[in-house]
RNA sequence: CGCAGUGACACGGGGUGCCGCGCCUGCGCGGCUGAGAUCACACCCGUCGAACCUGAUCUAGUUCGGACUAGCGAAGGGAUGUCGCCAUGAGCGCGC
Numbered sequence: 001c002g003c004a005g006u007g008a009c010a011c012g013g014g015g016u017g018c019c020g021c022g023c024c025u026g027c028g029c030g031g032c033u034g035a036g037a038u039c040a041c042a043c044c045c046g047u048c049g050a051a052c053c054u055g056a057u058c059u060a061g062u063u064c065g066g067a068c069u070a071g072c073g074a075a076g077g078g079a080u081g082u083c084g085c086c087a088u089g090a091g092c093g094c095g096c
Base pairs, nucleotide, nucleotide: 001093002092003091005085006084007083008082009081010080011046012045013044014043016040017032018031019030020029021028022027052077053076054075058071059070060069061068
């Protein structure tokens, strides 16, 4: 300087890929990105909704590979109640 949110409890929603090796083909180990890779009662999100799904066996780039990055996206869907704090600025972000 900018932003109207933020925390707790209960409830609810959601994802869990890709690569290498071994292998009894069921799995095991290691690696990549990420908050989280079905180890978790964990992580994320709950309409101020990009958590997540459809589009999608999508398009471009990157990679050993891959939603790894960007587009698509002012698209279409998508799960809430209570209480406290906060507009005299908590909290978050940027700059000095």
Molecule: TPP riboswitch aptamer (THI element)
Organism: Agromyces lapidis